The RNA shown here (transfer RNA) has 74 nucleotides and comes from a Patescibacteria group bacterium.
The source organism's lineage runs through Bacteria and Bacteria candidate phyla.
RNAcentral records the identical sequence in 2 taxa.
RNAcentral holds the sequence, with entries from ENA and MGnify.

RNA sequence: GGGCGGUUAGCUCAGUUGAUUAGAGCGAUUCAUUGACGUUGAAUAGGUCAGGGGUUUGAGUCCCUUACCGCCCA
Numbered sequence: 001g002g003g004c005g006g007u008u009a010g011c012u013c014a015g016u017u018g019a020u021u022a023g024a025g026c027g028a029u030u031c032a033u034u035g036a037c038g039u040u041g042a043a044u045a046g047g048u049c050a051g052g053g054g055u056u057u058g059a060g061u062c063c064c065u066u067a068c069c070g071c072c073c074a
Base pairs, nucleotide, nucleotide: 001073002072003071004070005069006068007067010026011025012024013023019057028044029043030042031041032040050066051065052064053063054062
C1' cells in the first nucleotide's frame, strides 16, 4: 500500500427484511431476607448505537468519508 471483519450500557454481546419504547447476561445502587457477610428475590439507574455527512416519511440497520482494533496479502 491492497483486501476482509469489527466499533451498541462499566464488561461480554444480541438486535432478522429500515418502522415495535434500543435489549440480554454479568456488574453497580436501593429495598426485603441475615446477628453480619454471602446467597436468593424485587426494583432502579446507566446509551452522542466510534466521529462526520448523505439517502429516506422514517436509519443501530442502507451509502460515502474519517478514526481506532483484529486478520490476510504484498